This is a predicted structure of a 1513-nucleotide RNA (small-subunit ribosomal RNA) from an uncultured bacterium. It matches the Rfam family "Bacterial small subunit ribosomal RNA". Its mean pLDDT, the model's own confidence on a scale to 100, is 83.

RNA sequence: GAGUUUGAUCCUGGCUCAGAGCGAACGUUAGCGGUGUGGAUAAGGCAUGCAAGUCGUGCGCGAAAGCCUUCGGGCGAGUAGAGCGGCGAACGGGUGAGUAACACGUAAUCAACCUACCCCUUAGACCGGAAUAACUGUUGGAAACGGCAGCUAAGACCGGAUAGUCCCGGAUGAAGGCAUCUGAAACUGGGUAAACGGCGGCUUUAGCCGCUGCUAAGGGAGGGGAUUGCGGACUAUUAGCUUGUUGGUAGGGUAAUGGCCUACCAAGGCGAUGAUGGUUAGCCGGUCUGAGAGGACGACCGGUCACACUGGGACUGAGACACUGCCCAGACUCCUACGGGAGGCUGCAGUCGAGAAUCUUCCGCAAUGGGCGAAAGCCUGACGGAGCGACACCGCGUGUAGGAUGAAGGCCCUCGGGUUGUAAACUACUGUCACGCUAUAGGAACCGUACCUGCCCAAUAAGUAGGUGCCUGACUAAAGCGAGAGGAAGCACCGGCUAACUCCGUGCCAGCAGCCGCGGUAAGACGGAGGGUGCAAACGUUGCUCGGAAUCACUGGGCAUAAAGCGCGCGUAGGCGGUCUACCCAGUUAGGUGUGAAAGCCCUCGGCUCAACCGGGGAACUGCAUCUAAUACUAGUAGACUUGAGAAUGGUAGGGGUGUGUGGAACUUCAGGUGGAGCGGUGAAAUGCGUAGAUAUCUGAAGGAACACCUGUGGCGAAAGCGGCACACUGGGCCAUUACUGACGCUGAGGCGCGAAAGCUAGGGUAGCGAACGGGAUUAGAUACCCCGGUAGUCCUAGCCGUAAACGAUGGGCACUAGGUAAGGGGAGAGCCUAUUUCUCUCUUUGCCGUAGCUAAUGUGUUAAGUGCCCCGCCUGGGGAGUACGCUCGCAAGGGUAAAACUCAAAGGAAUUGACGGGGGCUCACACAAGCGGUGGAGCAUGUGGUUUAAUUCGAAGCAACGCGAAGAACCUUACCUAGCCUUGACAUAUAUGGAUUAGCUCUGUGAAAGCAGAGUGACAACUCUUCGGAGUCGGAACAUAUACAGGUGUUGCAUGGCUGUCGUCAGCUCGUGUCGUGAGAUGUUGGGUUAAGUCCCGUAACGAGCGCAACCCUUGUCGUUAGUUGCCAGCGGGUAAUGCCGGGGACUCUAGCGAGACCGCCGUUGUCAAAACGGAGGAAGGUGGGGACGACGUCAAGUCAUCAUGGCCCUUAUGGCUAGGGCUACACACGUGCUACAAUGGUCUGUACAGAGGGUUCCAAAGUCGCGAGGCCAAGGCAAUCCCAAAAAGCAGACCCCAGUUCGGAUUGCAGGCUGCAAUUCGCCUGCAUGAAGUUGGAAUCGCUAGUAAUCGCGUAUCAGCUACGACGCGGUGAAUAUGUUCCUGAGCCUUGUACACACCGCCCGUCAAGCCACGAAAGCGGGGAGUGCUCGAAGCCGUUUUGUCCAACCUUCGGGGGGACGACGUCGAAAGCAAGCUCCGUGAUUGGGACUAAGUCGUAACGAGGUAACC
Repeated sequence: GAGUUUGAUCCUGGCUCAGAGCGAACGUUAGCGGUGUGGAUAAGGCAUGCAAGUCGUGCGCGAAAGCCUUCGGGCGAGUAGAGCGGCGAACGGGUGAGUAACACGUAAUCAACCUACCCCUUAGACCGGAAUAACUGUUGGAAACGGCAGCUAAGACCGGAUAGUCCCGGAUGAAGGCAUCUGAAACUGGGUAAACGGCGGCUUUAGCCGCUGCUAAGGGAGGGGAUUGCGGACUAUUAGCUUGUUGGUAGGGUAAUGGCCUACCAAGGCGAUGAUGGUUAGCCGGUCUGAGAGGACGACCGGUCACACUGGGACUGAGACACUGCCCAGACUCCUACGGGAGGCUGCAGUCGAGAAUCUUCCGCAAUGGGCGAAAGCCUGACGGAGCGACACCGCGUGUAGGAUGAAGGCCCUCGGGUUGUAAACUACUGUCACGCUAUAGGAACCGUACCUGCCCAAUAAGUAGGUGCCUGACUAAAGCGAGAGGAAGCACCGGCUAACUCCGUGCCAGCAGCCGCGGUAAGACGGAGGGUGCAAACGUUGCUCGGAAUCACUGGGCAUAAAGCGCGCGUAGGCGGUCUACCCAGUUAGGUGUGAAAGCCCUCGGCUCAACCGGGGAACUGCAUCUAAUACUAGUAGACUUGAGAAUGGUAGGGGUGUGUGGAACUUCAGGUGGAGCGGUGAAAUGCGUAGAUAUCUGAAGGAACACCUGUGGCGAAAGCGGCACACUGGGCCAUUACUGACGCUGAGGCGCGAAAGCUAGGGUAGCGAACGGGAUUAGAUACCCCGGUAGUCCUAGCCGUAAACGAUGGGCACUAGGUAAGGGGAGAGCCUAUUUCUCUCUUUGCCGUAGCUAAUGUGUUAAGUGCCCCGCCUGGGGAGUACGCUCGCAAGGGUAAAACUCAAAGGAAUUGACGGGGGCUCACACAAGCGGUGGAGCAUGUGGUUUAAUUCGAAGCAACGCGAAGAACCUUACCUAGCCUUGACAUAUAUGGAUUAGCUCUGUGAAAGCAGAGUGACAACUCUUCGGAGUCGGAACAUAUACAGGUGUUGCAUGGCUGUCGUCAGCUCGUGUCGUGAGAUGUUGGGUUAAGUCCCGUAACGAGCGCAACCCUUGUCGUUAGUUGCCAGCGGGUAAUGCCGGGGACUCUAGCGAGACCGCCGUUGUCAAAACGGAGGAAGGUGGGGACGACGUCAAGUCAUCAUGGCCCUUAUGGCUAGGGCUACACACGUGCUACAAUGGUCUGUACAGAGGGUUCCAAAGUCGCGAGGCCAAGGCAAUCCCAAAAAGCAGACCCCAGUUCGGAUUGCAGGCUGCAAUUCGCCUGCAUGAAGUUGGAAUCGCUAGUAAUCGCGUAUCAGCUACGACGCGGUGAAUAUGUUCCUGAGCCUUGUACACACCGCCCGUCAAGCCACGAAAGCGGGGAGUGCUCGAAGCCGUUUUGUCCAACCUUCGGGGGGACGACGUCGAAAGCAAGCUCCGUGAUUGGGACUAAGUCGUAACGAGGUAACC
């Protein structure tokens, strides 16, 4: 920096990613080289080989094989070899178990120390002695390894001498220092040495010289030992630890200080600045990361510590308590003759084991270094090299240039093409690496040797220094030549973050996934392919570290509401602290000095062809110590001051506290009176009380609790909290004044105190209220809400508890930073004669509003959440959990402190827009109400569900499916079923081939038909010929075959277009610019009026605009005008039985064009001088005149793939096509929509009147005629204002019926007919006669309608051969009632409010139970580890004792012994082991407890809205 909480936003906050790194591992892949690096786990066990020896110039011994031989022996050979002796073996090499410590780092100190080998200086090295290994002999043992006797040497061992500047003591003490002290010069007593060695040379034996070794003393270098300051892990769920402990004295011990050890004395020492305990860990230079500060790490390299099978111990030595030494104990392994022995790879290789995982049982001492040696030299798994591993870093290559019909192939495609792609082929070149051949630089200089020169010396020997030549390579470049593009590219990724896209397959499957998340038939996210992107001999994955993470915040965060202020105070330690002066110099600042190893990092120069790598120089090492200087500030010391703080005096307000009294109202109970049937209670009731007299009312008494009005965002108190009145005691505040003290202050970890309610203990008290409990209701249930009772409790005293949403969700203190306003408590002033009042100023307290600022926003704002300072507390994702365990407090309940495993990718704050609310306000609608008529009951029709069926084709599903698609299912339709058939197909296009009859027509067989099989006949255009009959050639159509393809009412309406429904004809939905807001957004569109309307007006940080509303359109209502045929007929004429029948006419009706008309225009009132509303006039019509068409942004993944179109998928002798028959018409049942009724406002009959709108040539059909009728026959007229359908019906007039299952009602059924049609059986309609079912107005519930409407009456049309139409769509006739309102139901609009909803309340969401799975706690116990304590036993060993056991070379001796020593014995200490009781940690445990998680389990409905009882602590 990015992703991820939301519909969107801002914030908080976690999770995740991109970077760098690694001693890595795993997967795929792999050409070469250089330089590095490689057992991180089991400090588990180890076979085998090697890793420490060397010296003959310290010493004495001393072979053999073999060869030769004169057989005596010689050579081998004084060689090999072991031994004595010296030095080394304490280095080098490995590892990190232990260790939280002076172990390490750093800086100091030692006046408290040591130091072999090396260097320097000084002095010396005299005289003697006794042994012993080897060896020989003998002997024990399996072995390891010994015993005894004898011989022998030394630079081994011993005695004596001598000596000093050495050591001890005495005395003196210059000088110096740091307290103990150091100590020159001179004096004195005592004490301690050695190898006349070894080698060489010269002289020649007298010695001389050199080298080396030896002794004493001093010094140096390097190394070590000890002490101290400071520094670096976690844990308080470890708070007290300590008896050699702390100190002293004396002694011992050590190289040396010291309780290091011992005895005695004292009682100290350490600890909240974290002792003690627990856990973890080697430390550092440095490494990785990071801008830095930091964080993590401590492989390789370097310094240092510790360890060496585990534990203990000492010996030797300059040095060890010793990696490849010794002793003891233990575990383990091996050998054994069973008696005993041996061993220690955390050296180099190697092996087993465990593990994700880490190499060769290599070469060489050539170089560097080490040990020994005089040296040559020997030894050296240190080291130098090679080997193995892409483990890491670095470098190189896998070719270069040209090359477009942009080849083929692959992939995609809109079929045009695109892409792979100059990529390849092909042409021309090059020659790195690998390969083959050849070949060599450098690492090499020493040593030695030969020569030369110098030094030393008596010396040209020897020795030593330099020079020249020769000699020494485990390993191994570079370079040259040759050939030939030949041998050399993969891995991951491609939804976003994050560079890179398509096709196919799959179908919530298989799978992917770092986070968000993909996959349920069109997946850029799975798998494959093509293509692309990124790295490249590697690429990915996993793990780990830092970063990003300012996500522990020193640099650099926070705490009103997101996590976070202790409930409040007092106060200890601590932190911080007013003004002035002087001193000091600790902090601070500056400079100097020392140190800060090397390597590394950085800069620079150089060496490998470059780089990695390596070398030289520099810088740096921000640190520590010390010296000098400065003195502002801080600290310190001393002195002073008054403003902070306190104090005094005088006032003042107050429910501040404690105690003791006291008062009235109310209540309940009791007693009495009156009274007489109810009271009480609720939404409604009931339980309850009451004739044994309640309730009500009056009088009296008793009791307990609480204090109405006053009462106020008024007062007091630190908070909790405090309210009648009086008194006593008592705390604090405020104001005014002041001549007192003189910083006495602020905060406050621990600590102490106070601390609502509930609860607990003991004793009282108990009127009312009232958990629990009982009863009554409510309810599906009701362990609740409501009601009737009622115990603890509530009250008092004493004592516990110690918590609350203990809240201003805001710790305390001080200072500063606009105001306005109100209230409480004081003071001063002005005004006024005075008082009340008023005004001004000031201190203090409590509120509201608000500027700047702050804040994520809300908000806050002198009472800060502003600006600063000081101190304390607290936070670090959600859940688990304020839980478990431990500790602690409590009588208990419980409180305090306080985790982890596991799990999620969020949890959360504020604000925004919606949606919703059993929230509010305003307003609409046949929404209700008021009415009228229905449905729901009956019969029938029709549609649906269900059932049935071979099939009962399909779709539609709350409103908004159900007389819907369907404006016509007997066949057809038809999509369904059964059966029979066809396969380029019933239909389209194209190509190729064929042939001249296939086509068409006629016919035959079979068949239900379709079809199949067969026969006959046989065309068209053009050209040619022609006898004019026809023939031939070629071709289009057509046919056949073949290939592409056709076809599909198959699937997906959740892939789509189009069309449609619905909210809803509801009044809304938006935009531009501006403004406000960090932003989502807001404003506009809200507000006041008004309207049917976001209609209009006014106001207004908005101003305008668009889609909607309205209007424009159609129709209807009035009038005018124009035009009169098929319409009309007033007047005129003619005519008829009659009729606009005819002439004629345009007046009227009407037709259909064009106009007019209505606009709140006029008047009045109301209203904001508005919009508009109400009333009136005029008018055919009045406030949108009635009706229609017209449907904003959007919603419902609404409906339709079966109208049509269409992507994908599927079928292709079938899911296509044809045909016949059947089905869609089934029928225990249920629902919707209708029709007809149930009758008298009616039915039947007779007579009679008045429409409108339609339709008509495969048609409407008059008249006539036949039939009871449906209808038939014949047929005029009509392609229509002409003719026909066509009778309108209700109505009106009259008659009958007389309230019945009827003269109501017509179902059902029978018979007889008619019509349409190829065909009415399944399955049509109509007619006549007969039959005459249910039904007497319909439960719960529910529908329509506000005027020419409902109701009622007929008429027409589309579809159509006919018809199921009672449907649908239209037309007119007759023609009401009611609403004066908005409480309620439903729906809608605007504003507002709440919200945990946003798939938006059909939302969200809680808990038990049931199931699965996971981790954790408890648990009778069981098992194991760790650190100690006490006691027992007590190895090795040091130390001590040993007049007493055994033994003994050096010295002394009087030869007896002595001195001294060794062994043994005893003792202290003492490892392991044993016993005992505890502590602590881990594992496990029947069972048990809660917790987390898990698409669709159970029960309820707790929370979110007033969540339906406000929620919560």